[in-house]
């Protein structure tokens, strides 16, 4: 350097079903009576007396994101996250914000769990930070021992073969 492997409620993707979202949004009716269109200010754009914003309501009444299960499939930096950079999106420009994509850099061995913060409809879940024991791997020490114990490190690693 090449090839092949191992960790384990292991990581990701797709499809189907289910619950939640939610008796919410939108539509409709009543009221209201001139404004409204993610935030601020503006606009030559769009909607609005054929009734805006707001408020109330009977009957009917969603969806997306996120989640659980099953199946299939790609894999073991699998993958995830962060700041800033570029592009796109939300009527237009701008400030901020939402969502998506790209590449660079950095961090994280893995699953679980506790506290806290953020996102979120959510006590679900995800992510960041701090902690806890568990587990795989390597090094060192003890050990007759490939059993076991302790300490420490990180995946650009570890094991096997060429």
């Nucleotide at each position: 350097g090449a090839u092949a492997g191992a960790g384990g409620c292991g990581c990701g993707a797709a499809a189907g079903c289910c619950a939640u979202c939610a008796g919410u949004a939108g539509a409709c009716c009543u009221u209201g009576g001139a404004g409204g269109a993610a935030u601020c200010g503006g606009g030559u754009u769009c909607c609005g007396g054929u009734g805006a914003a707001g408020a109330g309501g009977g009957a009917a009444g969603a969806a997306a994101g996120g989640g659980g299960c099953u199946u299939u499939u790609g894999c073991c930096g699998a993958a995830g996250c962060a700041a800033g950079g570029g592009g796109a999106u939300c009527c237009c420009g701008u400030c901020u914000g939402u969502u998506c994509c790209c590449g660079c850099u950095g961090c994280u061995g893995g699953a679980c769990u506790u506290g806290u913060a953020u996102u979120g409809a959510a006590u679900a879940a995800a992510u960041g930070c701090a902690g806890g024991g568990c587990u795989g791997u390597c090094a060192c020490a003890c050990g007759a021992a490939a059993a076991g114990u302790g300490u420490g490190g990180a995946g650009g690693a570890c094991u096997a073969u060429c």